[in-house]
RNA sequence: GGGCUUGUGGUGUAGUGGUAUCACGUCUGCUUUGCAUGCAGAAGGCCUCGGGUUCGAACCCCGACAAGUCCA
Numbered sequence: 001g002g003g004c005u006u007g008u009g010g011u012g013u014a015g016u017g018g019u020a021u022c023a024c025g026u027c028u029g030c031u032u033u034g035c036a037u038g039c040a041g042a043a044g045g046c047c048u049c050g051g052g053u054u055c056g057a058a059c060c061c062c063g064a065c066a067a068g069u070c071c072a
Base pairs, nucleotide, nucleotide: 001071002070003069004068005067006066007065010024011023012022018055026042027041028040029039030038048064049063050062051061052060
């Protein structure tokens, strides 16, 4: 330098066009002498950035950036 893949709460993930799922973690309450476990509830992402298509975009198209991988 070129090809391919990926980018979603703190972490890991689901999501093939209609304002985003689950798990862990965090916080609060109940339970306990206390901790853990368990139960109930809550906060936390508008989806890497810019542009385009569309009534409507995390999703389709273009570019950029970042990470991984392969080639040189």